[in-house]
RNA sequence: CCGGGAGGCCGGGCAACCGCGUAAGUCGCAAGACAAGCGAGGAAAGUCCGGGCUCCACGAAACAAGGGUGGCGGGUAACGCCCGCCGGGUGAGGCUGUUGGGUUAAACCAAGGGCCAAGCUCAGGGACAGUGCCACAGAGAGUAUACCGCCGAUGACCCCUAAAGGGCACAGGCAAGGGUGAAAGGGUGCGGUAAAAGCGCACCGGGGCCUCGGCAACGCGGCCCGCAUGGCAAACCCCACCCGGAGCAAGACCGCAUAGGGGUCGCGCGCCUUCUUCGGAAGGCAGGAGUGUUUCGCUCCGAGCAGGCCCGGGUUGGUCGCUAGAGCGCAGUCAGCAAUGGCUCGCCCAGAUGAAUGGUUGCCCCUGUUGGGCUGGUCCGCUUGAUUGAAUUCAGGGGGAAACCGCUGACAGGACAGAACCCGGCUUACAGGCCUCCCGGUAAU
Numbered sequence: 001c002c003g004g005g006a007g008g009c010c011g012g013g014c015a016a017c018c019g020c021g022u023a024a025g026u027c028g029c030a031a032g033a034c035a036a037g038c039g040a041g042g043a044a045a046g047u048c049c050g051g052g053c054u055c056c057a058c059g060a061a062a063c064a065a066g067g068g069u070g071g072c073g074g075g076u077a078a079c080g081c082c083c084g085c086c087g088g089g090u091g092a093g094g095c096u097g098u099u100g101g102g103u104u105a106a107a108c109c110a111a112g113g114g115c116c117a118a119g120c121u122c123a124g125g126g127a128c129a130g131u132g133c134c135a136c137a138g139a140g141a142g143u144a145u146a147c148c149g150c151c152g153a154u155g156a157c158c159c160c161u162a163a164a165g166g167g168c169a170c171a172g173g174c175a176a177g178g179g180u181g182a183a184a185g186g187g188u189g190c191g192g193u194a195a196a197a198g199c200g201c202a203c204c205g206g207g208g209c210c211u212c213g214g215c216a217a218c219g220c221g222g223c224c225c226g227c228a229u230g231g232c233a234a235a236c237c238c239c240a241c242c243c244g245g246a247g248c249a250a251g252a253c254c255g256c257a258u259a260g261g262g263g264u265c266g267c268g269c270g271c272c273u274u275c276u277u278c279g280g281a282a283g284g285c286a287g288g289a290g291u292g293u294u295u296c297g298c299u300c301c302g303a304g305c306a307g308g309c310c311c312g313g314g315u316u317g318g319u320c321g322c323u324a325g326a327g328c329g330c331a332g333u334c335a336g337c338a339a340u341g342g343c344u345c346g347c348c349c350a351g352a353u354g355a356a357u358g359g360u361u362g363c364c365c366c367u368g369u370u371g372g373g374c375u376g377g378u379c380c381g382c383u384u385g386a387u388u389g390a391a392u393u394c395a396g397g398g399g400g401a402a403a404c405c406g407c408u409g410a411c412a413g414g415a416c417a418g419a420a421c422c423c424g425g426c427u428u429a430c431a432g433g434c435c436u437c438c439c440g441g442u443a444a445u
C1' cells in the first nucleotide's frame, strides 16, 4: 500500500439576552417572593423476551389443558440473553498433489483432488413410535424405475464378405453413460463382466466396538462390517427441561357524589352430645360452596344463606406510587480464557401530568462546493558547487500557481431521533468523522 473481516467512540462547543421544569436554602405572621444545584437516548423506538414492584387466585401435592426452550459447559435476579467450547455449512486467500496442452527443459494455460484459514452463519434432540407431504417435469419420488440407451441366446430375413462385421426382429440381462428434476439413493479410481452393479478391492463417506484425551458435547488413533432402508418435524407429532393470572390506565389514600340499586339460579335445611333464661347457643359427624380434575388441609354456609350469572347507578378532582438503584465511574485491585463476580475509592446524574429543557444573536468546530499566488511549503520545476554506478545525496540561488498541503474569503449542510414506574436483553434506524484489532498478499529493511 492492496484485499477480506470485527469492534469502539463522537455525532456538536462557547458566550450574551430573554424564557421553561424541579428544588437545597433564604425572607415573610401568612398569602407569597427569591432561588444554588440538576434537567432526554444509544437507541428514549419496536412492545419481541426476562424480571423487580403491585393486586388477584384459600393453601400443598399429583395430573390434565395451554404455552415456551432445544449441541455441551459456565454467567446472571432471570431469560428465547451473554461468554467459552463442540459439530455442520461458508470463506478473501494460502500450501500441496494429479491429469492434459505447451517447451530442449522451463515458464505458461486448462481441469479436478487433498489440507489450512481470520471471520460469518446454523430454528444444532428424534425420520426403525405413528400420521402426513414431495407440485410440475420425468420411465420412475417409498415396500419408487426403464424414456434415450448398453449387452444379447436365437432367426439364416436383408447388405456385404476370405473371415470379421452392419441392419432388422426379438427371449433374456443391465442401471455403469445421457436426459428430467430441489432431490433418481453413496463418491472417485482400479479390477471384473456378454454388458453391468460394492460384485470385489483401495481411499473417502456411513454404522458399530475399544484404548486414550476432555466435566461434557465431542476428538485423535486402532479394529470390524459392503453397509445402502431418500428428503421434509420454522409439518402434526415423540422425547428432555421450564412456566399461576393481570398489569402503573397495577394499586393505596383523601375529597366529592350516587342507587345501602335491581333481576335470576341456588341439588344440601340431616344426625349426635352438652348447656339453656326453652327463644336458642356451642361443639362433633355428614352435606353444600370456595379449584380444570383428584387427594389432603383450611375457611364459609343452613334457604330472604355461602356462592354463581346478568343489568344498572355514582366519581373521572387531588395526594402517593414516582426515582438511592439487581445504580453509575473512558477509577484501582483480586479470581477467571471470557461473560462475570468480590473488595477498596469516588459520585447522586429529570420526575413532568396535555405533559418542562426552548427562542434570538455572535464566535468556534466538522463536512462539501467555490474564489484569492497569498514575501508560506518537507509542493512543482530550473540552476550552481561538492558527491554518486545513477538528479543518488548534501549545501546554496532563482522562478511558478497546473496539482497537493497550509493561509485567507464566500456559500450550503450538520445523521437517526424525545423519558412518562424501573431495570437486564434482543431487533430495527443512523449524514459525517475518528480510533483500535485480526487474517491474507506485495515492496523495502
Stems, first nucleotide, its partner, number of pairs: 001441010012364007020039003025034003041416001045427002048425005053247004058297006066243005071085005086124001087122004093116004098111004125238002130236002132232003147178002149174003152170001154169002157167003186204006205227001206225005212219002251320004261311005270285006287301004327347003331344005365414008374406001376405002379400002382397005
This is a predicted structure of a 445-nucleotide RNA (Bacterial RNase P class A) from an uncultured Sphingomonadaceae bacterium. It was read from a public genome assembly, where an Rfam model found it. Rfam family: Bacterial RNase P class A. By type it is a ribozyme. Gene Ontology terms of the family: dimeric ribonuclease P complex, tRNA processing and ribonuclease P activity.